[in-house]
RNA sequence: CGAGUCAGCCGGGCAAUUGCUGUUCGACCACUCAAUGAAUUGCAGAGAGAUACACAUUGACUCGCUGCGAUUCAUUGCGUGGUCGGAUAGAGGAAAGUCCGGGCUCCAUAGAGCAGGGUGCCAGGUAACGCCUGGGGGGCGCGAGCCCACGGCUAGUGCAACAGAAAGCAAACCGCCAGAUCAUCUUCGAUGGUAAGGUAAGGGUGAAAAGGUGCGGUAAGAGCGCACCGCGCGACUGGUAACAGAUCGUGGCUAGGUAAACCCCACCCGGAGCAAGGCCAAAUAGGAAUCCGUUAAUGUGGCUCGCAUUGGAUUCGGGUAGGCCGCUACAAGCCUGUGGUGACGCAGGCUGCAGAUGAAUAAUUGUCCUCGACAGAACCCGGCUUACAGGCUGGCUCGUUUC
Numbered sequence: 001c002g003a004g005u006c007a008g009c010c011g012g013g014c015a016a017u018u019g020c021u022g023u024u025c026g027a028c029c030a031c032u033c034a035a036u037g038a039a040u041u042g043c044a045g046a047g048a049g050a051u052a053c054a055c056a057u058u059g060a061c062u063c064g065c066u067g068c069g070a071u072u073c074a075u076u077g078c079g080u081g082g083u084c085g086g087a088u089a090g091a092g093g094a095a096a097g098u099c100c101g102g103g104c105u106c107c108a109u110a111g112a113g114c115a116g117g118g119u120g121c122c123a124g125g126u127a128a129c130g131c132c133u134g135g136g137g138g139g140c141g142c143g144a145g146c147c148c149a150c151g152g153c154u155a156g157u158g159c160a161a162c163a164g165a166a167a168g169c170a171a172a173c174c175g176c177c178a179g180a181u182c183a184u185c186u187u188c189g190a191u192g193g194u195a196a197g198g199u200a201a202g203g204g205u206g207a208a209a210a211g212g213u214g215c216g217g218u219a220a221g222a223g224c225g226c227a228c229c230g231c232g233c234g235a236c237u238g239g240u241a242a243c244a245g246a247u248c249g250u251g252g253c254u255a256g257g258u259a260a261a262c263c264c265c266a267c268c269c270g271g272a273g274c275a276a277g278g279c280c281a282a283a284u285a286g287g288a289a290u291c292c293g294u295u296a297a298u299g300u301g302g303c304u305c306g307c308a309u310u311g312g313a314u315u316c317g318g319g320u321a322g323g324c325c326g327c328u329a330c331a332a333g334c335c336u337g338u339g340g341u342g343a344c345g346c347a348g349g350c351u352g353c354a355g356a357u358g359a360a361u362a363a364u365u366g367u368c369c370u371c372g373a374c375a376g377a378a379c380c381c382g383g384c385u386u387a388c389a390g391g392c393u394g395g396c397u398c399g400u401u402u403c
Base pairs, nucleotide, nucleotide: 001399002398003397004396005395006394007393008392009391010390012368013367014366015365016364017363018362020090021089022088023087024086025085026084027083028082029081030080031079033077034076035075036074037073038072039071040070041069042068043067044066045065047063048062049061092374096385097384099383100382101381102380103379104273105272106271107270111305112304113303114302116269117268118267119266120265121135122134123133124132125131136150137148138147139146140145151264152263156262157261158258159257173203174202175199176198177197180194181193182192183191184190185189211229212228213227214226215225216224231251232250233249234248235247236245237244238243277325278324279323280322287316288315289314290313291312292311296310297309298308299307330352332351333350334349335348336347337346338345339344
């Protein structure tokens, strides 16, 4: 310097003007409630006064007091709403896919089994997972690294085109072999044919054909025997384990592929979902008909048993579609220390980071530049998968050149 590989970061910036949503502060206005004060007034109680009559009583009238209540006004306080002004915050690394796992809500007062579904080496992490980390085994790569749907084919049943004799218990196409028999010849023998027999070492086909190399043995051959390797089993050693072994012993010296084929084995699994579910206000028709009904029906995946309840189903018809909560403080993020190979844990400190509801963050102008990709929250969180223009940083590997 180039190529590769692993990890991380940014994802147009800056300024001005106008605009949108949330939170908060202040001012003003309105409303509800409460307290205090004033005024008016209703009811009840007791009292006083006035009036006409000879007197008394009663009634209506007037005055103020006490108790209960109502209305209006003013002040203060809390709350709600509106307007104005100020401050502040305002989409993602994937918000996508809806593929997994949960939190939360309801069914719900109840489970159990079967079917069904999911995962699949070992050990850890995590709230949990089909995720992550580290190891083992297998494969790819010179390497750094990357990938694995990685339990079992000796429980059973299937499947495998073409070629080939033969592709699961087997097979003989070309061959090899001694004997029988026939023929020929150069007649101690050789060659060829026929029928039966032995053989799977050599050749051919194929992805794959009764383990490999060598020696011995045989009529010719073959783990037929032996040595080494390989494979199986056992022991020993190391490791928590999966497994490993330049270890020891032993064995038939036979035992393909495929389970992302059915299947077997081990472990795990209620359902529905924020359009869940609650509260307030308003309106209507507490409507009508039919069927089943304790030997029945219903009850949040299917079936059975169990448990609970007493109604359930269908059709026609009528009303409402408004507001509030759920709604963002969480298994949260960041920093430091500490334990661990690591995922991550523990301790301390700091921070609060969108909550819309026909759906908020935009528009214009100027300027800089790498000239701008994939792409918009809707209950929340942990993962996985997919898409991505351009740019930056670091570790490691390989190659080339120079010193």

Bacterial RNase P class A from a Gammaproteobacteria bacterium, 403 nucleotides, folded computationally. The prediction has a mean pLDDT of 75. Rfam family: Bacterial RNase P class A. Rfam classes the family as a ribozyme. Taxonomically the source falls in Gammaproteobacteria (Bacteria, Pseudomonadati, Pseudomonadota).